Transfer RNA from an Acidobacteriota bacterium, 72 nucleotides, folded computationally.
The coordinates come from a structure-prediction model, not an experiment, and the mean pLDDT is 83.
It matches the Rfam family "tRNA". The family's RNA type in Rfam is transfer RNA.

RNA sequence: GCCGACGUAGCUCAGUGGCAGAGCAGCUGAUUCGUAAUCAGCAGGUCAGCGGUUCAAAUCCGCUCGUCGGCU
Numbered sequence: 001g002c003c004g005a006c007g008u009a010g011c012u013c014a015g016u017g018g019c020a021g022a023g024c025a026g027c028u029g030a031u032u033c034g035u036a037a038u039c040a041g042c043a044g045g046u047c048a049g050c051g052g053u054u055c056a057a058a059u060c061c062g063c064u065c066g067u068c069g070g071c072u
Stems, first nucleotide, its partner, number of pairs: 001071007010024004018055001026042005048064005
């Protein structure tokens, strides 16, 4: 330099056009003499960024940035 994959909650990941979710972690409460475990609830998001397509975009298209891999 060329090609490809990936970027979503603090972490690991679902979601492939129609209200952004799960597990773990966090907070509150219940339970316990207390802790752990368990149960109930709560909070947490610029879906990497910009633009385009569409009635509607995390999702499709283009560019940029970042991470990883391959080729030279």